C1' cells in the first nucleotide's frame, strides 16, 4: 500500500413471561433547531421523547355481583434466539 472482516440505533419472525380489554397502549398529524445511534467525527433518514390535536376496538365462560381461574383479542410491553442492518472520513482485526 491492497483485501477482507467485526462491530450502533432499529426492524421482521419464533418463543417465554407481562399490561390492557371500566381503554391505557400501538398506529397517525403537527410543533421542537429536545435526546441516543457501529470505536471517534460528520451526515441524510428512520428511532424515541415532550406538547396539542384527531381517530379508534372483542370480549366470552364462570359469579347474584366480584374475586381467583380458563379462553380470547389488541397492527400491546419487556426479555431471549435468529435473520437483515447506515453516508463520508480517520481508527479496530485478519491476511498480504
Nucleotide at each position: 500500500u491492497g483485501u477482507a472482516g467485526a462491530g450502533u440505533a432499529g426492524a421482521u419472525a419464533u418463543c417465554a413471561c407481562g399490561c390492557g380489554u371500566u381503554a391505557a397502549g400501538u398506529g397517525c398529524c403537527a410543533u421542537g433547531u429536545g435526546u441516543a445511534c457501529g470505536g471517534g467525527a460528520u451526515g441524510u433518514u428512520g428511532a424515541c421523547c415532550a406538547u396539542g390535536g384527531a381517530c379508534g376496538a372483542a370480549g366470552g365462560u364462570g359469579u347474584c355481583a366480584g374475586a381467583u381461574g380458563c379462553c380470547g383479542c389488541g397492527g400491546u410491553g419487556u426479555g431471549a434466539u435468529a435473520u437483515c442492518g447506515c453516508u463520508u472520513c480517520c481508527g479496530c482485526u485478519a491476511c498480504u
About this RNA:
Model confidence (mean pLDDT): 81 of 100. Predicted 3D model of a 96-nucleotide RNA (THF (Tetrahydrofolate) riboswitch aptamer). The sequence was found by an Rfam model in a public genome assembly. It matches the Rfam family "THF (Tetrahydrofolate) riboswitch aptamer". About the family: Tetrahydrofolate (THF) riboswitch was first reported for Ames et al. as an RNA motif in 5' untranslated (5'-UTR)regions of folate transport and biosynthesis genes in Firmicutes genomes.